Molecule: Bacterial RNase P class A
Organism: Lachnospiraceae bacterium
RNA sequence: UAAGCAGGACAGGCGGCCGCUGCCGGCAGACCGAAAGGUGCCGGGAGAGGAAAGUCCGGGCUUCACAGGGCAGGAUGCCGGAUAACGUCCGGUGGAGGCGACUCCCAGGAAAGUGCAACAGAAAUGUACCGCCGGGAUUUUCCCGGUAAGGUUGGAAGGGCAGUGUAAGAGACUACCGCCCGCCCGGUAACGGGCGGGGCACAUGCAAACCCCAUCCGAAGCAAGGCCGAAACGAAGCAUAUGGCUGCCCGUCAGCUUCAGGUAGGCUGCUUGAGCCCGCCGGCAACGGCGGGCCUGGAUAGAUGGCCGUCCACGACAUAACCCGGCUUAUCGUCCUGCUUACAUC
Numbered sequence: 001u002a003a004g005c006a007g008g009a010c011a012g013g014c015g016g017c018c019g020c021u022g023c024c025g026g027c028a029g030a031c032c033g034a035a036a037g038g039u040g041c042c043g044g045g046a047g048a049g050g051a052a053a054g055u056c057c058g059g060g061c062u063u064c065a066c067a068g069g070g071c072a073g074g075a076u077g078c079c080g081g082a083u084a085a086c087g088u089c090c091g092g093u094g095g096a097g098g099c100g101a102c103u104c105c106c107a108g109g110a111a112a113g114u115g116c117a118a119c120a121g122a123a124a125u126g127u128a129c130c131g132c133c134g135g136g137a138u139u140u141u142c143c144c145g146g147u148a149a150g151g152u153u154g155g156a157a158g159g160g161c162a163g164u165g166u167a168a169g170a171g172a173c174u175a176c177c178g179c180c181c182g183c184c185c186g187g188u189a190a191c192g193g194g195c196g197g198g199g200c201a202c203a204u205g206c207a208a209a210c211c212c213c214a215u216c217c218g219a220a221g222c223a224a225g226g227c228c229g230a231a232a233c234g235a236a237g238c239a240u241a242u243g244g245c246u247g248c249c250c251g252u253c254a255g256c257u258u259c260a261g262g263u264a265g266g267c268u269g270c271u272u273g274a275g276c277c278c279g280c281c282g283g284c285a286a287c288g289g290c291g292g293g294c295c296u297g298g299a300u301a302g303a304u305g306g307c308c309g310u311c312c313a314c315g316a317c318a319u320a321a322c323c324c325g326g327c328u329u330a331u332c333g334u335c336c337u338g339c340u341u342a343c344a345u346c
Stems, first nucleotide, its partner, number of pairs: 001342010012311007020047002023044005030039003049317001053328002056326005061221004073217005078092005093107001094105004108212002113210002115206003129151002131147007159177002162174003178200001179198008225268004234259005242254004275294008312315001
C1' cells in the first nucleotide's frame, strides 16, 4: 500500500425565536366539579432509540388458581460456566469452511417399536436383472444351484482398500483404515490419546415423521390490580309534618334522610431501577464483589416540534405507553482499536 477478519463509538453541529409535557421554587386563594380531584401566572431546570420496531423467548410486578402425585399438552436437547431467568451470553469439545485472522452448526437416541424413501433400479433392508462359476437338459437357448469381485439405477446398494484364497467368489483369512467392545492414561465434563480383543454383525438414510430418554413449564395480563365515587336503578326509614290522585281514611307517586353496589368520572399503579458512570479487586471470559459519584421521559387523545441564520461530509432506519434481560429485523454515513494475508522499502 492492497485485500480482508474481529470488536467498539457516533447518529448533523452551533446560535436565535416561538411552542408542547413532567419536575422544583414563588404568587394567587380566583375558576370548574356533588365529591374525589383538576385548572392559572412568573422564574429555573429536564425531556426518546440503537434499534423506542416485530411482540419471538425469559423474568419482575399484579389478580386468580394451587396438599401431594399422575395423565395430556408445550418448550429445550454435545459439555462446563454466567444469570432473577432464558430458546440468551461466555469458555470449551466434536464437525464443516477459509492460506490465515476467523466464521458457521435445532450437535441426545435409528442395536425399543411403528412409519416413510417419489422416479429409476433386479433389489431401498433383505433382494440375483446382466455378468461370473458349477451341474443338468429337448443346447442360437432354457432349468437348478453357488456368488455381492465386476456392470446397470439412484441422493443412498451389503464396511473401504491391497493381498491370500477359491470352481467362481466371499472378513473365509491377513495387514492398514473405519466400526463395535473392554481396559489404562489425561481432562470437572463433552472428549482426546494408547493398548488389547471381536472379525463385520445389531449397522442405508430420515427423529425439522410418530416416538423414546432427560430437563423445564399453573393461567391471564397495567384495558393487570388498588382507592375514591355522581346520576339513574335498588333497599330501609319518615313524626300530631309537606305536595298530587282526593273533601276524609287506606294506598300510591313525589319529596327528605340513611345504606348498598361501584357505572360515568377522578386518583393511583408510574418510574429509584436485576439503574447509569468512574476506580480497584476476583475470573481466560460471560459476569461478580467493594468503594465513590449521579438522578436521567412518564404522556392518557397522548408532549420532545416548528421557523430563521450559518457551516459541513447535506443527514438513514425510525418515535416510549408498566418495567427490565435477550433475540430478530431496518438503517445515509463517519470515526477508532486490535489482528491476518500478500507485496514493497529500511